The RNA shown here (transfer RNA) has 69 nucleotides and comes from Halorientalis pallida. The source organism's lineage runs through Archaea, Methanobacteriati, Halobacteria, Haloarculaceae and Halorientalis. RNAcentral holds the sequence, with entries from ENA. It matches the Rfam family "tRNA". The family's RNA type in Rfam is transfer RNA.

[in-house]
RNA sequence: CGUGGCCAAGCCCGGCAUGGCGACUGACUCCAGAUCAGUCGAUCGGGGGUUCAAAUCCCUCCGACCCCA
Numbered sequence: 001c002g003u004g005g006c007c008a009a010g011c012c013c014g015g016c017a018u019g020g021c022g023a024c025u026g027a028c029u030c031c032a033g034a035u036c037a038g039u040c041g042a043u044c045g046g047g048g049g050u051u052c053a054a055a056u057c058c059c060u061c062c063g064a065c066c067c068c069a
Stems, first nucleotide, its partner, number of pairs: 001063002005021004015052001022040006045061005
């Protein structure tokens, strides 16, 4: 450090999971691209605990990277 298929934000200070890319549909176009509109998609690495409530706090395990010896 681990969060949609990919890349990141949110975590310290608990309460609606956000953005970009992407995919799909539509508009536009002779077609495509670009542009615009809409839609889709994450039990937040696994398990347990605390709490009315956990991505967020605590414990443990797994994995990746870096530093020291």